This is a predicted structure of a 174-nucleotide RNA (FMN riboswitch aptamer (RFN element)) from Paenibacillus monticola. The sequence is in RNAcentral, with records from Rfam. The organism belongs to Paenibacillus, within Bacteria. Of the family's consensus pairs, 100% are formed in the model. Rfam family: FMN riboswitch aptamer (RFN element). Gene Ontology term of the family: FMN binding. Model confidence (mean pLDDT): 75 of 100.

RNA sequence: UCAAACCUUCAGGGCAGGGUGUGAUUCCCUACCGGCGGUGAUGCAACUGUAUGUUGGCGGAAACGUUAAUUUACAUUGCUUAAGUCCGCUACCCGCUUCACGUUUGUUUACGUGGACGGUGGACCUGGUGCAAUUCCGGGACCGACAGUAUAGUCUGGAUGGAAGAAGGGGAGA
Numbered sequence: 001u002c003a004a005a006c007c008u009u010c011a012g013g014g015c016a017g018g019g020u021g022u023g024a025u026u027c028c029c030u031a032c033c034g035g036c037g038g039u040g041a042u043g044c045a046a047c048u049g050u051a052u053g054u055u056g057g058c059g060g061a062a063a064c065g066u067u068a069a070u071u072u073a074c075a076u077u078g079c080u081u082a083a084g085u086c087c088g089c090u091a092c093c094c095g096c097u098u099c100a101c102g103u104u105u106g107u108u109u110a111c112g113u114g115g116a117c118g119g120u121g122g123a124c125c126u127g128g129u130g131c132a133a134u135u136c137c138g139g140g141a142c143c144g145a146c147a148g149u150a151u152a153g154u155c156u157g158g159a160u161g162g163a164a165g166a167a168g169g170g171g172a173g174a
Stems, first nucleotide, its partner, number of pairs: 001174002006169005017029003031154002033144002035089004043079004048075004053070007084142002093119003097116007124140005146157003
């Protein structure tokens, strides 16, 4: 310096206003919101290297060489920024799979809960800039688990849960 086990903390936002109706934050007009990682053309700094221009010194008749400072570009390193619609993932949902536990049955079995594994599950065009953009800028679109309830991305509930992951501690070992 790298780093396994393990531990701790954190880890989702949003219907204002109006219409209809007995009843709707669910319908209609309008409003509002955007999880995690990656990619992607951000910015700053550092010093080193390469190339390049400028200026000065020195050498030279000159061409030019050399040296110092400095400009720009690229590379390197550190910190930092960037997508709801790209790529992958989480939550949610499903299961002739599988394991554990519980209940049940004389047995076969059946049911429930949890884990693993597998599967399902949404949405973008256009103009501009540019070497390069579904990411930047302008414009216009589109999407959003399950259960409940007048039909829900926004209410209530599973959920004081789980989790993609983030930060910190730790230190087997190399």